A computed fold for a 73-nucleotide RNA from a Patescibacteria group bacterium, annotated as transfer RNA. The prediction has a mean pLDDT of 82. The sequence was found in a public genome assembly. Its Rfam family is "tRNA". About the family: Transfer RNA (tRNA) molecules are approximately 80 nucleotides in length. Rfam classes the family as a transfer RNA.
RNA sequence: GCGCCCAUGGCUCAGUGGUUAGAGCACCGCUCUUAUAAAGCGGGGGUCGAUGGUUCGAUUCCAUCUGGGCGCA
Numbered sequence: 001g002c003g004c005c006c007a008u009g010g011c012u013c014a015g016u017g018g019u020u021a022g023a024g025c026a027c028c029g030c031u032c033u034u035a036u037a038a039a040g041c042g043g044g045g046g047u048c049g050a051u052g053g054u055u056c057g058a059u060u061c062c063a064u065c066u067g068g069g070c071g072c073a
Stems, first nucleotide, its partner, number of pairs: 001072007010025004018056001027043005049065005
């Protein structure tokens, strides 16, 4: 330099056009316990990497950029 893949709560991931973006773990509160842990119940937390475009509508499609990974040279 060229090609491919990835970017979504603190972490690991799902969601591949349709109007409320979810799960597990973590965190906070309550119940239980002498206390802790475990278990049960409830809760908070996201401008979906950035900018622009297509569309009635974009996390999803397109372009460029940024960051990360892999391969080739």